[in-house]
Context: one part of a larger RNA
Molecule: large-subunit ribosomal RNA, domain I
Organism: Patescibacteria group bacterium
């Protein structure tokens, strides 16, 4: 160099699981100056620092209910010291309550957050200076009150929140085999504001010669109709099926009061809300019933802690049965897990049944308050949302790139009508047809997101969350921000008493423990690369 045992050295395979992923029922959804969300500091006996949890100087306080024989958080034993053993109640779990430093919107001023330094008024202690507790002091709006003021009073806001959500701005890379219209896309970001959901919503809405009857979402309609350097690409509506189902309230005419003032107007009652037009006005009746609304009582359900809860012995093997092998016996329980291999009868538990002092949260039912709440008739008067409607330029949005481009939105300019009114039916007219704008509110059906229980032809330590471990943790960066690595002794620690080499070591040899020590903490298995060591072969 080679071949072959035997080591070492390495962490690959295997086997596991304390964590993930992903969903499917069922519940839950905001918080905050009554100081929030996140944090600094501390406490949780004492050797005893850290690092998690849980708390706030009351740092495990009360009060009711549950459980209860062991306790003094856990990592993490050990020795002190304490408390407690059937309830005179320790500890444990729940409900209510109380406390709750500092700092943070931080809000008495200030500030290199977790600190300093004030002021005003009470109380205490002091001869007294002063101390010390307690309460108050920001700004901004909105409202009231006069004294009209840098008055005083009451009230609302600030800021947080993964994701959803509305608005207000709003790209680029890419695509188009280049690029400019186009696309990516109204995304990605930013800013505003909202709630437990938001947004939308009771036709000036569609259809079309039959008709339908508010939003919302989902399946179809359909990649059809159309849009388009007709290029790349973009793409609906009605209809149908379905989930869910609910409508209501001003303005205004006319009446009635009040106010201010003298011609008009404002406020407060009443009345009315529609499109087969409808109120106002006239006649006539005047309370049946309905509310998505507040209170309170009674009952039922669910939840926040719980409680009972069946049934095996033997032998064999083995270091241990749960496994063989025999003979039983529960099941309304053979869902699962643990326990020295694989357990219906061993240990939690399961099926089933039983439970709540407090609290919540749903449903019925009664009470009250509160609140809506009619019918006929005529058609003479009078209302029926104005810088609005519609038109011209400019833009945006609609699946729709001005296009033959109607419809909605509005930056200039112009600018109607009053029911013999007026919008829409994709250029226009006519004719028909539907509706009824220029005011507002409305739950379900749907978005997230979190608990919990359950499932899984998902992962199984280079996987699966970045994170099975002190993980948003070490570390890096001024920062914003990036952002690791790192699981496994054994059934029990039974974790090598005692001896011997050695430096009172490291490490090693006997012992001994243990089923196994080549299982000895670097510890399951323990591949390869790579070092040796011992034998042999070789030029």
């Nucleotide at each position: 160099g080679c071949u072959a045992a035997u080591g070492g050295u390495g962490g690959a395979u295997g086997c596991c699981u304390u964590g993930g992923c992903a969903g499917u029922u069922u519940g839950a959804g905001c918080c905050g100056a009554a100081g929030a969300a996140g944090g600094a500091c501390g406490c949780g006996u004492g050797u005893c620092a850290a690092a998690g949890c849980g708390c706030g100087a009351a740092a495990a306080c009360a009060a009711c209910g549950a459980u209860g024989a062991g306790u003094c958080c856990u990592u993490a034993a050990a020795c002190a010291g304490a408390c407690g053993u059937u309830a005179u109640c320790a500890a444990u779990c729940g409900u209510u309550g109380g406390u709750u430093u500092c700092c943070g919107a931080a809000u008495g001023g200030g500030g290199c957050a977790a600190c300093c330094c004030a002021c005003u008024a009470a109380u205490g202690u002091g001869c007294a200076a002063a101390c010390a507790u307690u309460a108050g002091u920001a700004u901004c709006c909105c409202g009231a009150c006069c004294u009209u003021g840098c008055g005083u009073c009451g009230g609302g806001a600030u800021g947080g929140g993964u994701a959803c959500c509305u608005g207000g701005g709003g790209a680029a890379c890419u695509g188009a085999a280049a690029c400019a219209u186009c696309u990516c896309a109204g995304u990605a970001c930013c800013c505003a504001g909202a709630g437990g959901a938001a947004a939308a919503g009771a036709a000036a809405u569609c259809a079309u010669a039959u008709g339908a009857g508010a939003u919302u979402c989902c399946g179809u309609a359909a990649g059809g109709a159309g849009c388009g350097g007709c290029g790349a690409g973009c793409g609906a509506a009605a209809g149908c099926g379905g989930a869910g189902g609910a409508g209501c309230c001003u303005a205004a005419a006319c009446c009635c009061c009040g106010a201010u003032u003298u011609a008009g107007u404002c406020g407060g009652g009443g009345g009315g809300u529609u499109g087969c037009g409808g109120g106002a006005c006239c006649a006539c009746a005047g309370a049946a019933g309905g509310g998505a609304g507040u209170u309170u009582u009674u009952c039922u359900u669910u939840g926040u802690a719980a409680a009972a809860a069946a049934a095996a012995g033997g032998u064999c093997u083995g270091g241990a049965a749960a496994g063989g092998c025999c003979u039983g016996c529960c099941a309304g329980a053979g869902a699962g897990a643990g326990u020295g291999a694989c357990a219906g009868c061993c240990u939690c538990g399961u099926a089933u049944u039983u439970g709540a002092a407090a609290c919540a949260a749903a449903g019925a039912a009664a009470a009250a308050c509160c609140u809506c709440g009619g019918u006929g008739g005529g058609u003479u008067u009078c209302c029926c949302a104005a810088g609005u409607a519609c038109c011209a330029c400019g833009a945006g949005g609609c699946a729709c790139g001005g296009c033959a481009a109607a419809c909605c939105u509005u930056g200039u300019g112009g600018g109607a009508a009053a029911c013999u009114g007026g919008g829409u039916c994709g250029g226009u007219c006519a004719c028909g047809a539907u509706c009824c704008a220029a005011g507002g509110c409305u739950a379900a059906a749907u978005a997230c997101u979190c608990a919990a229980a359950c499932u899984g032809a998902c992962c199984g330590a280079u996987a699966g969350c970045g994170a099975a471990c002190u993980a948003g943790u070490a570390c890096c960066g001024u920062g914003a921000g990036g952002g690791a690595a790192a699981g496994g002794u054994g059934a029990a620690a039974a974790g090598c008493a005692c001896c011997c080499c050695g430096u009172u070591a490291a490490g090693g040899g006997g012992a001994g423990u243990g089923a196994a020590a080549u299982a000895g903490a670097u510890a399951c298995u323990g591949a390869a690369a790579c070092c040796a060591u011992u034998a042999g072969c070789u030029a």